[in-house]
A computed fold for a 75-nucleotide RNA from a Candidatus Hodarchaeota archaeon, annotated as transfer RNA.
The RNAcentral record of the sequence draws on ENA and MGnify.
The same sequence occurs in records of 3 taxa.
Its mean pLDDT, the model's own confidence on a scale to 100, is 81.
NCBI's taxonomy places the organism under Archaea, Promethearchaeati, Candidatus Hodarchaeota.
Its Rfam family is "tRNA". It is annotated as a transfer RNA.

RNA sequence: GGGUCGGUGGUCUAGCCCGGUUAUGACGCCACCCUUACAAGGUGGAAGUCGGCAGUUCAAAUCUGCUCCGACCCA
Repeated sequence: GGGUCGGUGGUCUAGCCCGGUUAUGACGCCACCCUUACAAGGUGGAAGUCGGCAGUUCAAAUCUGCUCCGACCCA
C1' cells in the first nucleotide's frame, strides 16, 4: 500500500443482509420491599446523540462516500 471483519448505556451483547413508530437482553449502578443484619429474591428507576463527518430518503444503528481506532490476511 491492497483486502476482509469489527466499533451500539459503566462492561458484554441482539438488532444491520431486506430502512419504519418506544434501540434488545444479561451483569453492574441507584431507590424501595423483604431480613435483626448481610446475601439471595421482588418492584421501580437512571444511564446510548449506535466510533466521527457528510450524502440519499418522508424516515438511517441499518443504505452510500470519506475518515478514525482495533484484529486478521496479502504484498